[in-house]
RNA sequence: UGGCGCGUGGCGUCGCGGCAGAGCCGGGGAACCGCGUUUCUGGGGUGAAUCCGCGUCAGCGGUAAGGCCUUCUUCCCGCCUGAACCCGUCAGCUAACCCGGUAGGCGGCCUAGCGGAAGAAA
Repeated sequence: UGGCGCGUGGCGUCGCGGCAGAGCCGGGGAACCGCGUUUCUGGGGUGAAUCCGCGUCAGCGGUAAGGCCUUCUUCCCGCCUGAACCCGUCAGCUAACCCGGUAGGCGGCCUAGCGGAAGAAA
């Protein structure tokens, strides 16, 4: 976005549910290229979230990396994040082709804050 079903008194309108599609995002998957290694020391994926110390193993201190209201680059200052999960013995890249996601949570009111400089773009 489009059908379908149900509800809202009939129409309209609105709401709910499910299906399909679009947009955006992710995974698998040739040749060529790459690895010439690998196989329990398993391996791999999403993501910024990796790694190092200490620890009474709860956590603490740092760190690669990431964020701070149009976009990009540089500099300064300040404040934060630096998790979690998934596949299941298996996957380099990869055209055709195949598959998946597009949730969830919070929110009574009022006020304040949401940095500075330079150069570009729209």